[in-house]
Context: one part of a larger RNA
RNA sequence: UCAUGGCUAAGGAACUAGGCAAAAUCGACGCGUAACUUCGGGAGAAGCGUCGCCUCCCUUCGGGGAGGCCGCAGUGAAAAAGUCCAGGCGACUGUUUAUCAAAAACACAGGGCUCUGCUAAAUCGAAAGAUGAUGUAUAGGGCCUGACACCUGCCCGGUGCUGGAAGGUUAAGUGGAGGGUUUAGAAGUUUACUUCGAAGAUCUCAAAUGAAGCCCCAGUAAACGGCGGCCGUAACUAUAACGGUCCUAAGGUAGCGAAAUUCCUUGUCGGGUAAGUUCCGACCUGCACGAAUGGUGUAACGAUCUGGACACUGUCUCAGCCAUGAGCUCG
Numbered sequence: 001u002c003a004u005g006g007c008u009a010a011g012g013a014a015c016u017a018g019g020c021a022a023a024a025u026c027g028a029c030g031c032g033u034a035a036c037u038u039c040g041g042g043a044g045a046a047g048c049g050u051c052g053c054c055u056c057c058c059u060u061c062g063g064g065g066a067g068g069c070c071g072c073a074g075u076g077a078a079a080a081a082g083u084c085c086a087g088g089c090g091a092c093u094g095u096u097u098a099u100c101a102a103a104a105a106c107a108c109a110g111g112g113c114u115c116u117g118c119u120a121a122a123u124c125g126a127a128a129g130a131u132g133a134u135g136u137a138u139a140g141g142g143c144c145u146g147a148c149a150c151c152u153g154c155c156c157g158g159u160g161c162u163g164g165a166a167g168g169u170u171a172a173g174u175g176g177a178g179g180g181u182u183u184a185g186a187a188g189u190u191u192a193c194u195u196c197g198a199a200g201a202u203c204u205c206a207a208a209u210g211a212a213g214c215c216c217c218a219g220u221a222a223a224c225g226g227c228g229g230c231c232g233u234a235a236c237u238a239u240a241a242c243g244g245u246c247c248u249a250a251g252g253u254a255g256c257g258a259a260a261u262u263c264c265u266u267g268u269c270g271g272g273u274a275a276g277u278u279c280c281g282a283c284c285u286g287c288a289c290g291a292a293u294g295g296u297g298u299a300a301c302g303a304u305c306u307g308g309a310c311a312c313u314g315u316c317u318c319a320g321c322c323a324u325g326a327g328c329u330c331g
Base pairs, nucleotide, nucleotide: 001326002325003324004323005322006321007320008319010317011316014315019312027051028050029049030048031047036041038147052069053068054067055066056065057064058063070074082310083309084308085307086306087305088304089302090301094106095105110145111144112143113142114141115140116139122131123130124129148297149296150295151294153227154226155225158224159223160220161219162218163217164216167215168214169213173209174208178204179203180202181201182200185196186195187194188193189192228246229245230244231243232242255289256286267283268282269281270280271279
């Protein structure tokens, strides 16, 4: 010096990103116990008291009562909750990054949409076949939301899905008008060529016909998604219930709001502090909340996150001492 323990005057979080770490609390019995609440809880809430030994009495033999004794200390050592207030998130128990993340992430019961009538849909497989399921719509698959309470507004123009089939477009196929090549033959001639050319073979091919799809017409948002601008106006001022106008498929309803979302911003006001970029309560000017991509609340719960208080302490003011081990020296 390091590690691990023990103690510490006065103060008591002044430490620090943060009470990290440590200290404190701790058992049993009796009393007592708030807000809130889903009436179960909260709750071991909080808070207070008793506890040893001896003698006597009672006893259901567990214990109880009376009197006395000792110590600083009687759950005499060890083991064995710190508590409270407020807020965010997630209802909860659970699950997760084996080896830097345990959470607000995942799951969840509950809710909804959608597909599926059984040789089900969906999935695996080349197939046979298998799972689904020895199940049958109170069942099974997919997707979203996520207890509970109160609710879940408007938009179907775009994309998707479902339904429709009149018209437009549209493939292979069918179809085969027409055309090309070939030549028995015919004609003409400069006798080896030119022209015409049936049947057959072959190549090509127009019209016509031809489904779904797409265009089209509807429906559908707990489908993917979306949910405006400018100008004026009230008898102080300010503001605008009101009016005008442009655009849109429709212009954000309820609720919440400087928020896990607010840039400006340490917004402004109030509370808490001597002093508060954090915190709590409001305001609303929402850069850029908003309703199952769920909205707002919410008892209980949480090795969750944030702010505060009491208790407590070597975290600190500010360091000191002790023990054990290592380090160091010698071997």
Background
A computed fold for a 331-nucleotide part of an RNA from Winogradskyella psychrotolerans RS-3, annotated as large-subunit ribosomal RNA, domain IV. Taxonomically the source falls in Winogradskyella psychrotolerans (Bacteria, Pseudomonadati, Bacteroidota, Flavobacteriia).